Notes
This is a predicted structure of a 108-nucleotide RNA (c-di-GMP-I riboswitch aptamer) from a Planctomycetota bacterium.

[in-house]
RNA sequence: UUACGAAAAAGGUAAACCCUGAGUGAUCAGGGGGCGCAAAGUAGUGGGUCUUUAGUAGAUAAGUGUUUACCCGAGAGAUUAGUUUAUAAAGACAGCCUUACUGCCGAA
Repeated sequence: UUACGAAAAAGGUAAACCCUGAGUGAUCAGGGGGCGCAAAGUAGUGGGUCUUUAGUAGAUAAGUGUUUACCCGAGAGAUUAGUUUAUAAAGACAGCCUUACUGCCGAA
């Protein structure tokens, strides 16, 4: 120096949740709080997850109406709110993985 990571030392950071504020939202900032973390430091390279907007294509489908039938039930077609999948764009996370850069200590 590199790799590595201890029942070590000095420290650092801070999940869920709560309060305040910002944002359409994902989420972010401050305060409290500690689940954890040897990079849970920084960036945002490639994936991934999430949000918003718009149309298109598919699935499902309350409802509406039609048809068979004497009536009720039941069946069959049509159309559609909503939900959901894919796609485009713009965002968010990165304590999901990866990549790049930097970094404390020194047992095995």
Of the family's consensus pairs, 95% are formed in the model. Taxonomically the source falls in Planctomycetota (Bacteria, Pseudomonadati). The sequence was found by an Rfam model in a public genome assembly.